[in-house]
């Protein structure tokens, strides 16, 4: 220094790189080798198990997707656990939903907040580039509130 084994820690626009692009050095004059850099911008998202891969929302952009590839991932599907709603109440089934800050579907109205970027500047590096501070500006989904429309039966109780 490399390999193997064991233990511990660490992530979710997260991790990695053999293609591409870029930088440096050497050789060469035909291009090749070695080393390095880059490789998704935030918001949002976790009951358990299994399965699955192009897993929500915008920003940016040639409105293709983030040059390309691989792995993973809180998405989605199925089942299970616990619960909510289903038009007075209870209960059973069905259906639709929620994951304890919560809970039927659809439509409309009102309200909110980013980072990349840009500018100036500090530090590191020969360089590609990396990290940081300050300032300016811009989202959507979501969530909350209000309005409207729609939403299955059985049995029993109460009231009239």
């Nucleotide at each position: 220094u490399a390999u193997a084994u064991g233990u511990u820690g660490u992530a979710a626009g997260c991790g990695c790189c053999a293609g591409g692009a870029c930088u440096g050095c050497a050789a060469g004059c035909g291009u090749u080798g070695c080393a390095g850099u880059u490789g998704a911008c935030g918001a949002g998202g976790a009951g358990g198990a299994g399965g699955u891969u192009u897993a929500u929302c915008g920003a940016u952009u040639u409105u293709u997707a983030u040059c390309g590839g691989c792995g993973g991932a809180u998405g989605c599907c199925u089942c299970c656990c616990g619960g909510u709603g289903u038009u007075u109440c209870g209960u059973c089934u069905g259906c639709a939903c929620c994951g304890a800050c919560g809970a039927c579907u659809c439509u409309c109205u009102a309200u909110a907040c980013a980072a990349u970027u840009c500018a100036a500047u500090u530090g590191g590096g020969u360089g590609a580039c990396c990290a940081g501070c300050u300032g300016a500006g811009c989202a959507a989904a979501a969530a909350u509130a209000g309005a409207g429309a729609g939403a299955a039966g059985g049995c029993g109780a109460a009231a009239a």
Description: The RNA shown here (glmS glucosamine-6-phosphate activated ribozyme aptamer) has 160 nucleotides and comes from Shimazuella soli. Its Rfam family is "glmS glucosamine-6-phosphate activated ribozyme aptamer". Its family is annotated with catalytic activity and regulation of gene expression in the Gene Ontology. NCBI's taxonomy places the organism under Bacteria, Bacillati, Caryophanales, Thermoactinomycetaceae, Shimazuella. It was read from a public genome assembly, where an Rfam model found it.